[in-house]
Context: one part of a larger RNA
Molecule: large-subunit ribosomal RNA, domain II
Organism: Actinomycetota bacterium
Order: sequence, then C1' cells, then structure tokens
RNA sequence: ACCGGCGAGUUGUCGUCAGUCGUGGAUUAACCCGUUGAGCGGGGGAGGCAGAGCGAAAGCGAGUGCGAAAAGCGCGUGCAAUGGCUGGCGGCGGACCCGAAACCGCGUGAUCUACCCAUGGUCAGGGGGAAGCUUGGGUAACUCCCAGGUGGACGCCCGAACCAGUGUCGGUUGAAGACGGCUUGGAUGAACUGUGGGUAGGGGUGAAAUGCCAAUCGAACGCGGAGAUAGCUGGUUCUCCCCGAAAUGCAUUGAGGUGCAGCGUCGAUUGUUUUGUCGCGCCGGUAGGGCGCUGGAUGGUCUAGGGGCCUUGCCAGGUUACCGAAAUCAACCGAACCGCGAAUGGCGUGACACGAAGAUCGGCAGUGAGACGGCCGGGGAUAAGCUUGGUCGUCGAAAGGGAAACAGCCCGGACCCUCUGCUAAGGUCCCAAAGCGCAGGCUUAGUGUGAAAGGAUGUGGGAAUGCCCAGACAACCAGGAUGUUGGCUCAGAAGCAGCCACCAUUGAAAGAGUGCGUAACAGCUUACUGGUCGAUGUGUUCCCGCGCCGAUAAUGUAGGGGGGCUGAAGCCUGCCACCGAAGCAAGGGAUGCGUUCCUUCGGGAUCGCAUGGUAGGGGAGUGUUCCGUGCGCGGCGAAGCCGCGGGCGCAAGCCCGGGUGGAGCGCAUGGAAGCAAGGAUGCCGGU
Repeated sequence: ACCGGCGAGUUGUCGUCAGUCGUGGAUUAACCCGUUGAGCGGGGGAGGCAGAGCGAAAGCGAGUGCGAAAAGCGCGUGCAAUGGCUGGCGGCGGACCCGAAACCGCGUGAUCUACCCAUGGUCAGGGGGAAGCUUGGGUAACUCCCAGGUGGACGCCCGAACCAGUGUCGGUUGAAGACGGCUUGGAUGAACUGUGGGUAGGGGUGAAAUGCCAAUCGAACGCGGAGAUAGCUGGUUCUCCCCGAAAUGCAUUGAGGUGCAGCGUCGAUUGUUUUGUCGCGCCGGUAGGGCGCUGGAUGGUCUAGGGGCCUUGCCAGGUUACCGAAAUCAACCGAACCGCGAAUGGCGUGACACGAAGAUCGGCAGUGAGACGGCCGGGGAUAAGCUUGGUCGUCGAAAGGGAAACAGCCCGGACCCUCUGCUAAGGUCCCAAAGCGCAGGCUUAGUGUGAAAGGAUGUGGGAAUGCCCAGACAACCAGGAUGUUGGCUCAGAAGCAGCCACCAUUGAAAGAGUGCGUAACAGCUUACUGGUCGAUGUGUUCCCGCGCCGAUAAUGUAGGGGGGCUGAAGCCUGCCACCGAAGCAAGGGAUGCGUUCCUUCGGGAUCGCAUGGUAGGGGAGUGUUCCGUGCGCGGCGAAGCCGCGGGCGCAAGCCCGGGUGGAGCGCAUGGAAGCAAGGAUGCCGGU
C1' cells in the first nucleotide's frame, strides 16, 4: 500500500414542542393481593399537575399592587386540563467517536548508570633519578660546599595490556537502535576493575551537562482516579423527493468560541397586508454648482505697521522698482465651508398590473474566516491578486458554451431520454462546426499579435491663411556697393570676442550685417535685387483617422492558442447568410404544487406551472439482526458463493433460471435494535 473483518448521536432522568391514544379533572410512586412466569389483573391518592390571582411582605382576593383616590397604570379575571406512547430539541450525566502535553494516588526499579560503603583483583617493557644515607675532597672547623657511590621519590617521561573517545573516512532501509578503519589522550593514579551492599521520583546521585537514575529524564516506570479536560484537528457508514442559507449587526477576558438579532426550513394563523408601475403628498443636503458665512490661496489697487537710505541733540521730517495686516478689485479651492441644489433613493396614500409574495406565533437549524468584478468613497503612492465601507452581480452552493488553458469576467441557470430544429456570448482560411461572403474606406508597420512622456516633411481626410502668369517656391546666371577699419573696448577688434548706436549716400538691390573663416585683414556665404525658367503652383498653422520611433532578461520561438494571413484571414462603417450551449423549441417519460372532473375515498384522469444546489430544515422509502402472530420452502437440495444468463424498481435494492454448496431458510404484518463503511497518519488480521 491493497484486501477482509471491526469501527462513531446511544442510554437514564427532567423539561419543552409536535403527532397520537385515554379520561374530562386526569394520574398514581413505593408497596400489597391474585395469577400461566421480568408479564397481566386488582388494590394502594402518599405525592406532583390543574383548579386564582396580585403583592417584597403583612395581607387582600375576581381582583390585587402603586396611590390621598371611587383617578390612572401594571399583572390578573373571559379561552381545560392531565396521564401514557412515538418523534424533534434542550439540561444533567463520558453523552457522536478517536486524540493530548499534563495533574494526583498507590506501588515497582541503582542487574544500565551517578555517588558512597565493605572485601578482592590488575597495571609488559624502557627512561629520567628528589630526599635520605654514605665515601672522597675543600676548610681552623661544621649539621656547610664540591665530586663519586648508594638510594628509588614522582597525580614524572616513552609505550603494550587496560581505560578513554581527538581528528577523519566509511556506515546512515547500517554488519551495529552509536559501529568499523586509520589516527589520537591517560596508562602508580583524583588509576582501572570483580563480587557483595547502600541512596528512589515533591526524591536520589552529580569534579555541574539539567548530566545520570534499565535503549525513557526540565522531573523514571507500572497500575489506578480515568471514558481527566481539549471553545482544537481528524472522522461520522443506504436511497429518492421538496425547499434552501450565512460568512452581517450588537455584546462578550471577545476576536478561528459563544449569546441575541438577521438570513433557511417545517407547522399553525392571517387573507393581498408583499412586489412593480403611475398619480398625489412628503423626507434629505450627496453629485454638481457657489464663495455671502467659515477656512485656504493668487495677482492688482490702496494703506496701518515694520525694514533700508537721507536728515537729525531730542522730538520730528523726507524718501524707497523692500516686507506687508486690514480694506478693496478680479479670478479660484475645501470630507469635517453653504445664502443654492439634482438624479437615484426613502415614507405615506390611491389606482392599475401580477398571482409570484408578505406578516404573526411556534418546532428545528446552519451561518457569524468570505472571494473577485463593475460603480461611489476612506486608507495607501488617484501602488498591490493590498486594506476598509456602501451598492449591484457572480463564485461560494452552478454544471453547460465563450475568454487557448483560467472559482469570482461574457452568454446562460443542467428533472430524464432523442444520430431533431432555432438561437446567445463568441465565431465562420486550415488545425476546428460555420462566408478565402457582399459594398465602401483606412493601414505597409506583420501595425494587427503588449506600453508612456516625448519625438518625426509616414500616410489619408478636413479647416484657416501668406505669396503667385504684373511670374511665386526651388534651382541656375549676375549684383550684393560707398562714408567706413561706425563709436567704444582692445596687443589687435576691419559686418561677424564683447559693449553702445544701428545713421546716411548711390542705386534695380545690398543689414554699420545670417553663417563659415583670419592673429587681425583677406576669402566663401547669406539677407536683399535683376535675369533665366513657367506652376494640376508654393509656404505656414490647426483638427481628425491609421501607422513610425521611443521598446533591454534570464531553458527555446514564447506579448495572435498554432499554421499562416497584406485590394487581408488586419482596422473602421453598413448589409445578408451560416455555425454555435445542458438556453429556447419539438416528441416521449418521471416527480412536486395547483385547477377541473371522476372516485370503490386507497386513488385515477385532464390542463397549467415547477423540479442546479453546500451548511441545513422537511417528506417518503430500501436493506441487516432479533422477537410476536399468520402462512410457507427445504437432501427431488436451505443459507452462503459465482468476472454466468434473464427480468422488475427513479434509486437504495428485489426476483427468476443455471452453476457451486450441503442443512437450514423465507414471505406478510406488527415490534425491538450492538442496523448499512472508503476514508479517522483509524484498530486487528492477511498478502
């Protein structure tokens, strides 16, 4: 892992509601008697419930409390209950099942290990050579010094056994629940070790790590309290039918829990109260707008006050292209500004439409983590698959078609069957169902098939305007001069570093000079003028359509799903046709609700509508084991089993034939449950 078996809302009691039965006041408990026996019949009225309430109470009583009250108000009086049985739910009990980490009690452990006690054992070999003793020498002498000898101290040195476990490699479903190889530390000591004994869990022991106390230690192990508790996680077993949520508000030692409300369902009651549209009456301060109020903010005017300068012994005065309150003019801004003010919305009422709904009371719930999208706001950065409100939608709990794939987007809500038809979104060249459809225009960028500020004689359309056959624009030919090298500045400054001015003359025209250039001149060029040429002309500005640049990322094209596409298979406008879904239609069938008709009251027929569904509510059934009653089957073959065949039922399931099997079993009806398995890192077994 698979297969098989086992495996989870039970039971007692009290309460509450519904269904049903009895009595009308109902009912007994213990216990007693009888009897065919966990039973049944009879007795038993203790007791609880009902029968009167109100008040804190005294108390009063169809009333009573408050009150001065005959007032008023609160609660009562007008409506029968009660005892079984069954079911739903709740309280108390383990209370649907499994699951702690832990806490406490009583015991068992020091055969592992820590430390201690008693008594034993072990340490190859080699090296160093303390004290002491002694000999010789030194000395006047020594317990002093030197040398030799002797001696054998030492948590001394090297290194086996022994003890340890440093580094590394291997091992890591191991050879091994801590090992192996090499290497390494100690090795006469605080050494190692045998045997016997001691210390115990709120404890022991500890050269101290929270180490060790039997492969377990921040508190051992076994059993018990015990089914501890678990607002947590997981699991919770047959079928069909009807309806169908919530992820919100308030509160909470509350935030992943719970209570009440909201939303679901079932029953009873009510009987259009619901919903929509229209009319009429009313509510409001949002969007927008506005600037009188309030606050902000820009410029002007004006002007207190201040600063600077001048003047001044003080006072005072003058002046200012400084700052500037208030006032004033103009144009603005604001969620917490409003002398205005919608749409939508809300309330009331009437009519109409629909026949869907609404409300009240009661039983049972679940939900109280929501998600994304559009619109209106707050927070953030006019970020986030961000966060927080409002409103609508979808998902949640919704399958189908489209968006290549894709809960939340678009279309559309699946009762079942059909090798029928029509459509929606979206599509119609091929992949791939359907148009290389028709008409007109645009695009050349493969734009389409990703993007901004910004940039550009891309291209199509529109508008305005300058110049132009008295000849424009472009090109070409020619001129482009003189005072003068203007003045200043400067080493120089001559059109052309810079500053100032920018006149005049000749003339068809020619700047005290547009650019290049020189050290400065020179030189080239230009404005401007004439000529050549001869225009469906040539400039400028604005608007619209489509395109261009801007454009850089990580495995491999990879930003149309692909192939591929250019008078399109791209884009825009219009038109026709077709494809396309579980939508709609058609035929058949099932169930629910309702109408009408029939009825042997079980139901049947007809027509209409409905039938996605999680949590959850309601309804109807199937199957298993056992019991009562009735009826049956079985060696001429029961149950069980079959990867054999046939049939019935919407389904759970059921029946028949055949095979196997070899002794029990079924049907109807009523009843009772250890009553249904794929899941729980489920339990046990098998493989």